[in-house]
């Protein structure tokens, strides 16, 4: 001085449900709510699971992998 980890401090987010709304749907979006989450931010590239007007087209990143960027940085 560099990595690998991540305490603490500021903060962030927002499960399940509830209420509006799109939409055939799986589901999005918005408010309430606050299980949890060090990337629970962002990619549908690989699985995997789901819907359907089903040999095609959807939807889920808070299902697993992967990829890209982000706050702060004790022991």
């Nucleotide at each position: 001085u560099c990595c690998c980890c991540g305490a603490a401090a500021g903060g962030g987010c927002a499960c399940c449900c509830c209420c509006g709304u799109c939409g055939c749907g799986a589901g999005g979006c918005g408010g309430g709510u606050c299980c949890g989450c060090a990337a629970a931010a962002c990619c549908a590239u690989g699985g995997g699971a789901c819907u359907c007007u089903c040999a095609g087209a959807g939807u889920c990143g808070g299902c697993c992998g992967g990829g890209u960027u982000g706050c702060c940085g004790a022991a």